[in-house]
Context: one part of a larger RNA
RNA sequence: UGACGGGGACCCGCACAAGCGGUGGAGUAUGUGGUUUAAUUCGAAACUACGCGAAGAACCUUACCAGCUCUUGACAUGGUGAUCAUACCCUUCGUAAUGGAAGGGGUCGGUUCGGCCGGAUCACACACAGGUGCUGCAUGGCUGUCGUCAGUUCGUGUCGUGAGAUGUUGGGUUAAGUCCCGCAACGAACGCAACCCUUAUCGUUAGUUGCUAACAUUUUAGGUGAGAACUUUAACGAUACUGCCGGUGAUAAACCGGAGGAAGGUGGGGACGACGUCAAGUCAUCAUGGCCCUUAUGGGCUGGGCUACACACGUACUACAAUGGUGGUUACAAAAGGCAGCGAAAGGGCAACCUGGAGCGAAUCCCAAAAAGCCACCUCAGUUCGGAUUGUUCUCUGCAACUCGAGAGCAUGAAGUCGGAAUCGCUAGUAAUCGUAGAUCAGCGUGCUACGGUGAAUACGUUCCCGGGUCUUGUACA
Numbered sequence: 001u002g003a004c005g006g007g008g009a010c011c012c013g014c015a016c017a018a019g020c021g022g023u024g025g026a027g028u029a030u031g032u033g034g035u036u037u038a039a040u041u042c043g044a045a046a047c048u049a050c051g052c053g054a055a056g057a058a059c060c061u062u063a064c065c066a067g068c069u070c071u072u073g074a075c076a077u078g079g080u081g082a083u084c085a086u087a088c089c090c091u092u093c094g095u096a097a098u099g100g101a102a103g104g105g106g107u108c109g110g111u112u113c114g115g116c117c118g119g120a121u122c123a124c125a126c127a128c129a130g131g132u133g134c135u136g137c138a139u140g141g142c143u144g145u146c147g148u149c150a151g152u153u154c155g156u157g158u159c160g161u162g163a164g165a166u167g168u169u170g171g172g173u174u175a176a177g178u179c180c181c182g183c184a185a186c187g188a189a190c191g192c193a194a195c196c197c198u199u200a201u202c203g204u205u206a207g208u209u210g211c212u213a214a215c216a217u218u219u220u221a222g223g224u225g226a227g228a229a230c231u232u233u234a235a236c237g238a239u240a241c242u243g244c245c246g247g248u249g250a251u252a253a254a255c256c257g258g259a260g261g262a263a264g265g266u267g268g269g270g271a272c273g274a275c276g277u278c279a280a281g282u283c284a285u286c287a288u289g290g291c292c293c294u295u296a297u298g299g300g301c302u303g304g305g306c307u308a309c310a311c312a313c314g315u316a317c318u319a320c321a322a323u324g325g326u327g328g329u330u331a332c333a334a335a336a337g338g339c340a341g342c343g344a345a346a347g348g349g350c351a352a353c354c355u356g357g358a359g360c361g362a363a364u365c366c367c368a369a370a371a372a373g374c375c376a377c378c379u380c381a382g383u384u385c386g387g388a389u390u391g392u393u394c395u396c397u398g399c400a401a402c403u404c405g406a407g408a409g410c411a412u413g414a415a416g417u418c419g420g421a422a423u424c425g426c427u428a429g430u431a432a433u434c435g436u437a438g439a440u441c442a443g444c445g446u447g448c449u450a451c452g453g454u455g456a457a458u459a460c461g462u463u464c465c466c467g468g469g470u471c472u473u474g475u476a477c478a
Base pairs, nucleotide, nucleotide: 001478002477003475004474005473007472008471009470010469011468012467013466015462016461019426020425021424022423023422026318027317028316029315030314031313032312033311034309035308042053043052064304065303066302067301068300069299070298073128077127078126079124080123081122082121083120084119088105089104090103091102092101093100108118109117110116130293131292133291134290135289139287140286141282142281143280144278146276151190152189153188154187155186156185157166158165159164170181171180172179196270197269198268199267201238202237203236204235205234206233211227212226215225216224217223241264244258245257246256247255248254320419324378325377326376327375328374329373337366338365341360342359346355347354348353385416390411391410392409393408394407395406396405432454433453434452435451436450437449438448
């Protein structure tokens, strides 16, 4: 100087407390461990692995296994030779398929007319290709975490023999090393904040595909004429700064209350992550040193596997019901997406879906029905709760749903009556609850990401648990 302390002081955080809802019990989905397997590819491992890489494993993907098969190779550059079609297309044989065999069609451009140049294919041999092989403890890049915590340093000066100290400590204050005051310090840098995006209010500009107050018309639909007010869209501006008032304070910084205001003290949310820590993660995104393989640890193909199942754990979904289930009935969103696409009306089918094909590269058309709401029945039961499982008949995608897809109908109707010890999230348009859309994608999600609807309770407080910050103290630790 640090680190540590079941030392001290002060402070903060859904850290506790106060509340609300869960997990842990059930079934299922999904990931992991283990076991099994020819293979169940690989990685991730307390917090910071485990609905993680994977925004989507039937083939492909795919890296794994079995079998078959190729060897200058699926891909790149270079040499020699041949051809100028041995390209390409078609047909046949054969195979599980790739590989393999045979036949037919077919015939480049330029040109100084020299296979000379370009281009292509094949053959040969070699340099080489190739490797999701190893090492993340050789690395770059990227990422997680402490932590959006308020810290981390430097120059000059001063102090100290020196390591170092000071500044950065102290008194206040703040979300903040934020600001003020003081001070052997004076300044500065990276962080904080602000600048960026979004949301909330207003104005200006603009008026179609969006809007409709007044007028007219009407097939009653903003449909038409019309309008530019309103809503809205999207560009530019305005607005909030402790600016104003009162109080407290040290006459400071600031804090408390108030006015005005759509909004008040960082208005809400996001992006943004200092010096560093964990030899943290990633050689399987990519790049890359070294090592290793080279008729195989490379390449191709078919089939299988990644989907196994005594069990254990994590994360979710659905429930155990009446704040509910079933049937009916009608309102009100936002944000996305659409041409190898979204697909209306109409018709068929109990339904999945099919026929159909209008319109739309979309403020125009479509997806599209929002759902929780309201009314009626059910009356506390393993039930009109719950829907697993199984049988069967179908639908759709796709060469192909056996291993191993999703969906529909009928039948079946399991566990489950609120969950031990323990444990998680959340402070406001939040939790809880309700639907909607998107990426990936032929098809496939209870996952992920986004969107809106309804919409709470509680916070006395900081003694305690956890994590962190500042000062101080002890130390046989570095």